[in-house]
Annotation: The part of an RNA shown here (large-subunit ribosomal RNA, domain V) has 588 nucleotides and comes from a marine metagenome. The full RNA is in RNAcentral, with records from SILVA. Its Rfam family is "Bacterial large subunit ribosomal RNA". Gene Ontology terms of the family: ribosome and structural constituent of ribosome.
Context: one part of a larger RNA
RNA sequence: AUUGUAGAAAGACGAAAAGACCCUAUGAACCUUUACUAUACGGUUAUAUUGUUUUUAGAAAAUAAAUGCGUAGGAUAGGUGGGAGUAUAUGAAGAAAAAAUUCCGGUUUUUUUGGAUACAUCCUUGAAAUACCACCCUUUUAUUUUUCUUAGACUAACUUUAAAUAGCCAAUCUAUUUAAAGAACAGUGUAUCCUUGGUAGUUUGAGUGGGGCGCUCUUCUCAUAAAGAGUAACUGAGAAGUACAUAAGGUAAGUUCAAAAUAAUAUUUGUAUUAUUUUUUGAGUGUAAUGGCAAAAACUUGCUUAACUGUAAGACAGACAUGUCGAGCAGGAACAUUAAUGUUGGUCAUAGUGAUCCGGUAGUUGUGAAAGGAAUAACUAUCGCUCAACGGAUAAAAGGUACUCUAGGGAUAACAGGCUAAUGGUUCUUGAGAGCUCGUAUUGACGGGACCGUUUGGCACCUCGAUGUCGACUCGUUUCAUCCUGGAGGUGUAGCAGCUUCCAAGGGUUUGGUUGUUCGCCAAUUAAAGAAGUACGUGAGUUGGGUUUAGAACGUCGUGAGACAGUUUGGUUUCUAUCUUCUAUAAU
Numbered sequence: 001a002u003u004g005u006a007g008a009a010a011g012a013c014g015a016a017a018a019g020a021c022c023c024u025a026u027g028a029a030c031c032u033u034u035a036c037u038a039u040a041c042g043g044u045u046a047u048a049u050u051g052u053u054u055u056u057a058g059a060a061a062a063u064a065a066a067u068g069c070g071u072a073g074g075a076u077a078g079g080u081g082g083g084a085g086u087a088u089a090u091g092a093a094g095a096a097a098a099a100a101u102u103c104c105g106g107u108u109u110u111u112u113u114g115g116a117u118a119c120a121u122c123c124u125u126g127a128a129a130u131a132c133c134a135c136c137c138u139u140u141u142a143u144u145u146u147u148c149u150u151a152g153a154c155u156a157a158c159u160u161u162a163a164a165u166a167g168c169c170a171a172u173c174u175a176u177u178u179a180a181a182g183a184a185c186a187g188u189g190u191a192u193c194c195u196u197g198g199u200a201g202u203u204u205g206a207g208u209g210g211g212g213c214g215c216u217c218u219u220c221u222c223a224u225a226a227a228g229a230g231u232a233a234c235u236g237a238g239a240a241g242u243a244c245a246u247a248a249g250g251u252a253a254g255u256u257c258a259a260a261a262u263a264a265u266a267u268u269u270g271u272a273u274u275a276u277u278u279u280u281u282g283a284g285u286g287u288a289a290u291g292g293c294a295a296a297a298a299c300u301u302g303c304u305u306a307a308c309u310g311u312a313a314g315a316c317a318g319a320c321a322u323g324u325c326g327a328g329c330a331g332g333a334a335c336a337u338u339a340a341u342g343u344u345g346g347u348c349a350u351a352g353u354g355a356u357c358c359g360g361u362a363g364u365u366g367u368g369a370a371a372g373g374a375a376u377a378a379c380u381a382u383c384g385c386u387c388a389a390c391g392g393a394u395a396a397a398a399g400g401u402a403c404u405c406u407a408g409g410g411a412u413a414a415c416a417g418g419c420u421a422a423u424g425g426u427u428c429u430u431g432a433g434a435g436c437u438c439g440u441a442u443u444g445a446c447g448g449g450a451c452c453g454u455u456u457g458g459c460a461c462c463u464c465g466a467u468g469u470c471g472a473c474u475c476g477u478u479u480c481a482u483c484c485u486g487g488a489g490g491u492g493u494a495g496c497a498g499c500u501u502c503c504a505a506g507g508g509u510u511u512g513g514u515u516g517u518u519c520g521c522c523a524a525u526u527a528a529a530g531a532a533g534u535a536c537g538u539g540a541g542u543u544g545g546g547u548u549u550a551g552a553a554c555g556u557c558g559u560g561a562g563a564c565a566g567u568u569u570g571g572u573u574u575c576u577a578u579c580u581u582c583u584a585u586a587a588u
Stems, first nucleotide, its partner, number of pairs: 001588008010580003014575002022409004027405002029401004035202005042194002045191005051154004057149003060145007068137001078136005085119003094113008158182010205217003214234001218240006241390001242286001243347002249304007257282001259278008284293002287352001289350003308331004314325004320391001333344004358384008416463001417461001418459003422456001424452006433443002470545001471543003475537001476534005483508003486503006510524005551569004555564003
């Protein structure tokens, strides 16, 4: 070295299981609820099955009778109209008694007596006679009728129970008969309203340097934007969801602003007014910014409604849908002394917004189901959407899942690797200062330059048809920025002991207590108890205390299902080694 045999497990991102974590899907399933929409059960009311009868009370209607008081005023004036007379021997005024009512003053009725008058028109009043007649109102009483309700009675529907008979035996079932009890209730059908996670079907947005939380979602202006247009980001800076008819619109005419200086006047220090000069825009423009605009688009005044109707060649922008500009023509207007002629189809421009469906209103046209109408329909105009997730899925919608499932994704997170090096570590430089004096024995602020890839991060590049995750044990191996041992320089090195720097990786670098801990703290030693890399070395080597499934509990949060880098207890660690590698050994 080759070939065997026996072993060990470092690698073959080893085998196994289309990752269970994470994200995505206009996926699924269960669970919850004050999500949405239904619905069973339950209840309300009406009606049918459903009949007889009495009474009480209430309601309604009719008839009769009564009733009505602010103040002023003869006095208890209900309203309106008619109205100059009315009532009375068929018994007036007045008197007595009784009853009702009452605002305590009276009013009304009945009986007896009485024997001829009483009331109105007048004065007061907003309104005049219940003198008289008619129609009504408020409140009350009586009677009658009708219906309903309430309370009761009945029996024949209906219901229940019992017995007998029958249904080939049986029967808790059915039918008939009889008896008893209940009874027009109950039960049942139909309709109606209420309640209803008991049950069901569903929904529960997207963007996003993973997802969640936060924020945003349409329109306008500027920068980014790279001298045509266009151009992204959770880039930067700001606005809009209107306003204006007593114009801030149209037209015609006129005017010039802001600021500063000087002078004068007023005055209270400030300031205001007037005059002159300088002054191309620095003012102003309803509203943000940009671009415009001084013979104005700014400011003032007069007259006004073109903030019109019907159209339109042709362009610009846009994937489309649509948006924007627009000469000209016809009609009928406003302004300019208005004839000719000119301007005007809103506003200095660019924001001030919402498709379609559905429905409303007005007009026009047509239709008109036997006829006449009405309804329905179309067209024109117009109204109704923080449909703001603003090209708007529906008129109508929230959550949990650690009991979970499926399809996928390394298009996307957690471990490890990679890139980066803000953070971290090491080092150099400068030398303010400390060091009695003296920057550099030692120390070293504020700064500047490198290196490292052990921290925390950023990115999301391999891996989601799986690269097993903390610590401990075992076994190592490498680096040096050296803890000890070795050799040197400097010293604020007398010696001993130190401090600091340089060389050096041969060897070494402890045991206990607490904690799952790495770490840290404590105790006792030691020459010393070094720092790191190795998939934070090492689970096809061990463990399984922690984290990170399913059980259970506490605290907190949540209406709840449940949740918590909060706590607690419990909780399956698979693999017979093919190749490489390594160890031992035999033969050649």